This is a predicted structure of a 473-nucleotide part of an RNA (small-subunit ribosomal RNA, 3' major domain) from an uncultured bacterium.
Rfam family: Bacterial small subunit ribosomal RNA. Gene Ontology terms of the family: ribosome and structural constituent of ribosome.

[in-house]
Context: one part of a larger RNA
RNA sequence: UGACGGGACCCCGCACAAGCGGCGGAGCAUGCGGCUUAAUUCGACGAUACCCGUAGAACCUUACCUGGACUUGACAUAUAGGGUCUAGCUAUAGAGAUAUAGUGUGCAUUAGCGCCCUAUACAGGUGGUGCAUGGCUGUCGUCAGCUCGUGUCGUGAGAUGUUGGGUUAAGUCCCGCAACGAGCGCAACCCCUGUCCUAUGUUGCCAGCAUUUAGUUGGGGACUCAUAGGAGACUGCCGGUGAUAAACCGGAGGAAGGUGGGGACGACGUCAAGUCAUCAUGCCCCUUAUGUCCAGGGCUGCACGCAUGCUACAAUGGCAAGUGCAACGAGUCGCAAUACCGCGAGGUGGAGCAAAUCUCUUAAAGCUUGUCUCAGUUCGGAUAGGAGUCUGCAACUCGACUCCUUGAAGUUGGAGUCGCUAGUAAUCGCAAAUCAGCAAAGUUGCGGUGAAUACGUUCCCGGGUCUUGCACA
Numbered sequence: 001u002g003a004c005g006g007g008a009c010c011c012c013g014c015a016c017a018a019g020c021g022g023c024g025g026a027g028c029a030u031g032c033g034g035c036u037u038a039a040u041u042c043g044a045c046g047a048u049a050c051c052c053g054u055a056g057a058a059c060c061u062u063a064c065c066u067g068g069a070c071u072u073g074a075c076a077u078a079u080a081g082g083g084u085c086u087a088g089c090u091a092u093a094g095a096g097a098u099a100u101a102g103u104g105u106g107c108a109u110u111a112g113c114g115c116c117c118u119a120u121a122c123a124g125g126u127g128g129u130g131c132a133u134g135g136c137u138g139u140c141g142u143c144a145g146c147u148c149g150u151g152u153c154g155u156g157a158g159a160u161g162u163u164g165g166g167u168u169a170a171g172u173c174c175c176g177c178a179a180c181g182a183g184c185g186c187a188a189c190c191c192c193u194g195u196c197c198u199a200u201g202u203u204g205c206c207a208g209c210a211u212u213u214a215g216u217u218g219g220g221g222a223c224u225c226a227u228a229g230g231a232g233a234c235u236g237c238c239g240g241u242g243a244u245a246a247a248c249c250g251g252a253g254g255a256a257g258g259u260g261g262g263g264a265c266g267a268c269g270u271c272a273a274g275u276c277a278u279c280a281u282g283c284c285c286c287u288u289a290u291g292u293c294c295a296g297g298g299c300u301g302c303a304c305g306c307a308u309g310c311u312a313c314a315a316u317g318g319c320a321a322g323u324g325c326a327a328c329g330a331g332u333c334g335c336a337a338u339a340c341c342g343c344g345a346g347g348u349g350g351a352g353c354a355a356a357u358c359u360c361u362u363a364a365a366g367c368u369u370g371u372c373u374c375a376g377u378u379c380g381g382a383u384a385g386g387a388g389u390c391u392g393c394a395a396c397u398c399g400a401c402u403c404c405u406u407g408a409a410g411u412u413g414g415a416g417u418c419g420c421u422a423g424u425a426a427u428c429g430c431a432a433a434u435c436a437g438c439a440a441a442g443u444u445g446c447g448g449u450g451a452a453u454a455c456g457u458u459c460c461c462g463g464g465u466c467u468u469g470c471a472c473a
Stems, first nucleotide, its partner, number of pairs: 001473002004469002007467001010464004015457002019420005026311008034302002042053002064297007073122001077121007085114001088103006106113002124286002127284003133280002135275003138271001140269001145184006151160003164175003190263004195231007205220002209218002234257001237251005313413001317372007329360003334353002339348003379410001384405007426449007
């Protein structure tokens, strides 16, 4: 000087407390461990692994296993030599890769290019090492810290500045001070959202005037909305407190008030944290195989344990009928309307739309009635049998969905434990990426309805400043 303390002071955080809803019990889904297996490919393991890499494992993917094949190779560059020559199509054998036979004969017209064969340099490796690395990422932590130059002090390691008094979300700002300045961080500059103004009105809108089943048409630019450009918030104003400061408390005006709300943005560093399987890369290793091609299987196995979710256990509910209101998005290898068929999944067909125009797209909870009357039930839907639909060469291992029947556990969950402070929690549906299809109950977004509570900082956890002890470095 640090680190540490079941030392002390001060401060902060959904850290506790106050509340609301869960998890832990049940069934199912998903991931992990274990076990099994020819293989169940690999990585990730307290917080910071476990719906994580994977924004989609039937084949492919695929890296694993079994079997069948290839050896300048599935892919690249170069050299030398040779070849009247590609690809594709058909037939036969085969599980296919492939082999054989037939057909076919590129561009240019001359050399050659391209293609094929042979030979050689080489290719190739999701093989090892993340404890050789780059890049990227997690975490402490959006915590308020981490440093430097000159000066001063100290023999020196170092100190000072950065400590102190206030204040702040903040090393934020003010005052003081052997310090004076500066840098990386904080904040602001960026994006979305909340109010108003101006301009422009199509595919958007419709107050008034006509018209209509319908903003449909004429018309209009007021309004909504969209697209641009501006204004607006700065403790600016007033009062009080304060040290005449910084600031804090209250008020006015205002759509918004003291960082308005949200996002992006992550200092010096820590964990030899994670990743050699995104990619790149040193070294090591394989080279008729640890490379490459193919078929089938596996990654989906199941006495069990854990994690994350979904659905429930019901009356603030289930069922039936009627009725009402969104936003984000996506669409030509696509989204698909009206109509018809089917109980339905869906089928037939194909208007319109490269989309503020058309379509996906009737949102659901809600509201109004009716019914059920506390029961393992008209709760709950697992499991199972049968019949189907769709995608796709192909749904046996191993897809999703529909209909009929079946109708399991479950009556609110031990010790313990998690999230959340406002348009939040809770609850309700919708869209998208990936994608032929789908394991999505996941993820990322979007809107609808919309709470309770915070006395306070004694305690638990984590963090910050200062101080003290120290047998640690």
Its mean pLDDT, the model's own confidence on a scale to 100, is 85.